RNA sequence: GCCGAGUUAGCUCAGCUGGUUAGAGCGCAUGAUUCAUAAUCAUGAGGUCCCCAGUUCAAUCCUGGGACUCGGUA
Numbered sequence: 001g002c003c004g005a006g007u008u009a010g011c012u013c014a015g016c017u018g019g020u021u022a023g024a025g026c027g028c029a030u031g032a033u034u035c036a037u038a039a040u041c042a043u044g045a046g047g048u049c050c051c052c053a054g055u056u057c058a059a060u061c062c063u064g065g066g067a068c069u070c071g072g073u074a
Stems, first nucleotide, its partner, number of pairs: 001073007010026004019057001028044005050066005
């Protein structure tokens, strides 16, 4: 250089053939329970869906370009 995969919550990851409020586990906060802590249970907070542009009535999802990470290849 070329080819491929990936980028979604603090972390690890789902998200079908574009549409209904963007989710899970862990973590965090508060409450319950306990003499207390852990565990358990309940509730809650937390998101520029990597960036820019395009298509569309509508984009995390499709198209083009870019950035970064990983792998393959001469």

Overview: A computed fold for a 74-nucleotide RNA from a Bacteroidales bacterium, annotated as transfer RNA. NCBI's taxonomy places the organism under Bacteria, Pseudomonadati, Bacteroidota, Bacteroidia, Bacteroidales. It matches the Rfam family "tRNA". Rfam describes the family as follows. Transfer RNA (tRNA) molecules are approximately 80 nucleotides in length. The sequence was found in a public genome assembly.